Record summary:
Predicted 3D model of a 74-nucleotide RNA (c-di-GMP-I riboswitch aptamer) from Cryobacterium glucosi. The coordinates come from a structure-prediction model, not an experiment, and the mean pLDDT is 88.
Parts: sequence; structure tokens; C1' cells
RNA sequence: CAUCGCACAAGGCACACCCGCCGUGAGACGGGGUCGCAAAGGCACGGGACCCUCGGGCCAGCCGGCCUACCGAA
Repeated sequence: CAUCGCACAAGGCACACCCGCCGUGAGACGGGGUCGCAAAGGCACGGGACCCUCGGGCCAGCCGGCCUACCGAA
């Protein structure tokens, strides 16, 4: 450096649900919460789900792809 994550440790994220708030909605954001996650960090590029006022939106915690990254035994 690449691969890897069955282990130890540090640190991180946060489903459902509840409260607030924005949106027609799918959903977003903040707080609580902690099912889980080794990219559950970023990007709607391909597939897919979903929404509506039907040509636009939404989901990265559905899968793939691309980019970036912490820790660390074998």
C1' cells in the first nucleotide's frame, strides 16, 4: 500500500416509536430513543420502492456502481 473485519479496544452512526417543526405527499430537519450498522459517510449514475397537482419529486438504513474515511488482530 492492497485485501480483510471471525477478535480486542477507542471513537462514530441511529430503525421503530415519541415530541417539535417544514412539506399536498413520499419524506426532510432538530431533540429524545437504540433495532441494528465496518462505510447505516458522500453522490440519484443503473435497477428498484414510494409520492403527487403527471413531469416532477422522494428514498443512500433496498441492491449495484463511483468517491472518500476511523480503528485493528489474523